[in-house]
Context: one part of a larger RNA
RNA sequence: UUGGGCGUAAAGGGCGUGCAGGCGGCUUGGUAAGUCUGAUGUGAAAGUCCUCGGUUUAAUUGAGGAAGUGCAUUGGAUACUGCUGAGCUUGAGUACGGGAGAGGGAAGCGGAAUUCCCAGUGUAGAGGUGAAAUUCGUAGAUAUUGGGAGGAAUAUCAGUGGCGAAGGCGGCUUCCUGGACCGAUACUGACGCUGAGACGCGAAAGCGUGGGGAGUAAACAGGAUUAGAUAUCCUGGUAGUCCACGCCGUAAAUGAUGGGCACUAGGUGCAGCGGGUAUUGAUUCCUGCUGUGCCGCAGUUAAUGUAUUAAGUGCCCCGCCUGGGGAGUAUGGCCGUAAGGCUAAAACUC
Repeated sequence: UUGGGCGUAAAGGGCGUGCAGGCGGCUUGGUAAGUCUGAUGUGAAAGUCCUCGGUUUAAUUGAGGAAGUGCAUUGGAUACUGCUGAGCUUGAGUACGGGAGAGGGAAGCGGAAUUCCCAGUGUAGAGGUGAAAUUCGUAGAUAUUGGGAGGAAUAUCAGUGGCGAAGGCGGCUUCCUGGACCGAUACUGACGCUGAGACGCGAAAGCGUGGGGAGUAAACAGGAUUAGAUAUCCUGGUAGUCCACGCCGUAAAUGAUGGGCACUAGGUGCAGCGGGUAUUGAUUCCUGCUGUGCCGCAGUUAAUGUAUUAAGUGCCCCGCCUGGGGAGUAUGGCCGUAAGGCUAAAACUC
């Protein structure tokens, strides 16, 4: 390479935008590059295969034929693919009208709680635990009342609820801004799908500079526990956690399931937007599209399960796998201040 695969056995890139490339709707004209067909030339000899001959036979060998699936030239065919002309509206998109949403960014504001400070009341304990002790407290703690400071997070609502490509997003108000959905028409006329490289985004931790620092808390200290206790438990406590800007680029970045399109029984919830029936109305029932759950048939699967949100049936494109260990390591290269990341072997061994 052929072939087989990728939810859980090895294997879906963390996610998107998108150049090249690959693939691409319906009708019709032209062309004839691919494709199909005929002819001619060539495809050396030997060899292979077939027929005949000759060594008594055979191997070996002589003659003739076939084959040589290829290439070139030329005459045709036009269904499909390509190129090209014209057209279409179902794919895709634009305009218009709606409502939903923790989608993103910036600014401002609020209340509850913790801690600290000041003042009042008040007196001997408070904390903490399995039990204790370290710790705090007669220099007045804990408790309670009033006032103040500051930081962080936004109880209830809250929901297999919503939004986002993913990471993720939750108090309220304002401003700026992205996307999806529904409805009814009009318009553009294949403008599409995927996407190596590239570019951008990307939890937490970590790094740089400058702020901030209530609570919490790696490291660290002390008290317990224990044979020991570098743990668990307790009392403290620094980075960090927060903000701005810049790096890092990884996660069980998970639905462990790449994206797009089409087709293939149903039942029942929730969310958004419509249509219809009944009703004065709240609303009830039926129904369409979109999203999100549960159950379940056929099918599929090694099983578990999955099952119109497929892991079913097909097509297109990308990524990835090829026994375990060595190893996501060494070396080289690229990136990074560093930590490290990306790419990625072999010997050896079972």
Small-subunit ribosomal RNA, central domain from a metagenome, 350 nucleotides, folded computationally. RNAcentral holds the full RNA, with entries from SILVA.